[in-house]
Predicted 3D model of a 483-nucleotide part of an RNA (small-subunit ribosomal RNA, 3' major domain) from uncultured Green Bay ferromanganous micronodule bacterium MNF8.
Context: one part of a larger RNA
RNA sequence: UGACGGGGGCCCGCACAAGCGGUGGAGCAUGUGGUUCAAUUCGAAGCAACGCGAAGAACCUUACCCAGGCUUGACAUGCCGGGAUUACCCUCCUGAAAAGGGGGGGAUUGCUUCGGGUGUAACCGGCACAGGUGUUGCAUGGCUGUCGUCAGCUCGUGUCGUGAGAUGUCGGGUUAAGUCCCUUAACGAGCGAAACCCCUAUCAUCAGUUGCCAGCGGGUAAAGCCGGGGACUCUGGUGAGACUGCCGUUGUUAAAACGGAGGAAGGACGGGGACGACGUCAAGUCAUCAUGGCCCUUACGCUUGGGGCUACACACGUGCUACAAUGGCCGGUACAAAGGGAUGCAAUCUCGCGAGAAGGAGCUAAUCCCAAAAAACCGGCCUCAGUUCGGAUCGCAGUCUGCAACUCGACUCCAUGAAGUCGGAAUCGCUAGUAAUCGCAGAUCAGCAUUGCUGCGGUGAAUACGUUCCCGGGCCUUGUACA
Numbered sequence: 001u002g003a004c005g006g007g008g009g010c011c012c013g014c015a016c017a018a019g020c021g022g023u024g025g026a027g028c029a030u031g032u033g034g035u036u037c038a039a040u041u042c043g044a045a046g047c048a049a050c051g052c053g054a055a056g057a058a059c060c061u062u063a064c065c066c067a068g069g070c071u072u073g074a075c076a077u078g079c080c081g082g083g084a085u086u087a088c089c090c091u092c093c094u095g096a097a098a099a100g101g102g103g104g105g106g107a108u109u110g111c112u113u114c115g116g117g118u119g120u121a122a123c124c125g126g127c128a129c130a131g132g133u134g135u136u137g138c139a140u141g142g143c144u145g146u147c148g149u150c151a152g153c154u155c156g157u158g159u160c161g162u163g164a165g166a167u168g169u170c171g172g173g174u175u176a177a178g179u180c181c182c183u184u185a186a187c188g189a190g191c192g193a194a195a196c197c198c199c200u201a202u203c204a205u206c207a208g209u210u211g212c213c214a215g216c217g218g219g220u221a222a223a224g225c226c227g228g229g230g231a232c233u234c235u236g237g238u239g240a241g242a243c244u245g246c247c248g249u250u251g252u253u254a255a256a257a258c259g260g261a262g263g264a265a266g267g268a269c270g271g272g273g274a275c276g277a278c279g280u281c282a283a284g285u286c287a288u289c290a291u292g293g294c295c296c297u298u299a300c301g302c303u304u305g306g307g308g309c310u311a312c313a314c315a316c317g318u319g320c321u322a323c324a325a326u327g328g329c330c331g332g333u334a335c336a337a338a339g340g341g342a343u344g345c346a347a348u349c350u351c352g353c354g355a356g357a358a359g360g361a362g363c364u365a366a367u368c369c370c371a372a373a374a375a376a377c378c379g380g381c382c383u384c385a386g387u388u389c390g391g392a393u394c395g396c397a398g399u400c401u402g403c404a405a406c407u408c409g410a411c412u413c414c415a416u417g418a419a420g421u422c423g424g425a426a427u428c429g430c431u432a433g434u435a436a437u438c439g440c441a442g443a444u445c446a447g448c449a450u451u452g453c454u455g456c457g458g459u460g461a462a463u464a465c466g467u468u469c470c471c472g473g474g475c476c477u478u479g480u481a482c483a
Stems, first nucleotide, its partner, number of pairs: 001483002003480003007477007015467002019430005026321008034312002042053002064307007073129001077128006088105007109119004131296002134294003140290002142285003145281001147279001152191006158167003171182003197273004202240007212229002216227003243266001246260005323423001327382006339370003344363002350357002389420001395414001397412004436459007
């Protein structure tokens, strides 16, 4: 100087408390351990591994296993020799394919003495080499997690100290903040905090098509449907607006705190996002990529078919669906936002109980389509039961995608109807448009395991006395046999 303390002081954080909803019990989905297996590829390991890499494992992917094949190789560059009936096309045999072997057709290039010679392309043979998801993340770059959006981490000069170092950065206030003020052997500065950036909440202005429709006219069963209009909504460009600016009280005349006015919005910032200091964990990644060393080279490389990654006595994590009446079922009816859509999205109509099929208007999309929002609301049935709750499991018949759904896809109809009556010890999330609850969209993608993830809107709470305690963190101080 740090680190540590079941030392002290001050102070924060959904850390506790207050409250709401869960997990832990059930079934299923998913990840992991374990076990099994020819293989169940590899990585991730307390928080910070375990719906993680994977935003798509039937083949492919694929790295694993079994079997068949190739050896200058699936891919790159160069050298040597051969090389213009070889590129390309068709076809036969063996074969599961890959591959191996054979037959036929058949162009085209430069120079040229047009006889052919010569130079080459592909190709063949040979040689350098290719190739490796083999190893080392404890040799590395890059990227990332974590403490933590915590308020810290440093430097120059000066001063103090023999020195390590200290001071500044401490103290009194204040703040979300090393934020600001005051004091002060310190005076300044940098990286962080804040601000600058984006979205959202109000208004003005500009611009009105594909959006809008108040007034005028036309028109319909109805409808911005038509003429037209720019008021409104909206779209998207520019700007305004919030600054403790104003008033009062407190305060050290300060920083600031509390209350108030005006205002769409008020006290750092209205809310959210992006943004992550010096460093810590030899944290993670050699399997994104890059890369040193080591290792393989007729194989640890390449390729094909099939299998596996989907196994199942069991254990754990994360979720979904429930156990019902604030509910289930049936009928009617209303209101979003944000997205996606040309080997795509697909309307009306027809067929089918349905998944879907046939057909194809429109749409390069503020125009057309996906598209039905759902909970809510109105009416009816059920009446507390393992049920009209719950839907696992299983039988039959189908649909769709795809070369192909046996291992191993999703969906539909009929039938089947399991556990489950609110969950032990324990444990998680959340402070407001939040929790809870309801649906919608997208990426990946032929299809799909999506109940995951990332977004979007609808409905919309309760509680916080307080900081003794648990956990994590910041500052000052103290002890130490630790570094």

The source organism's lineage runs through Bacteria, Pseudomonadati and Nitrospirota.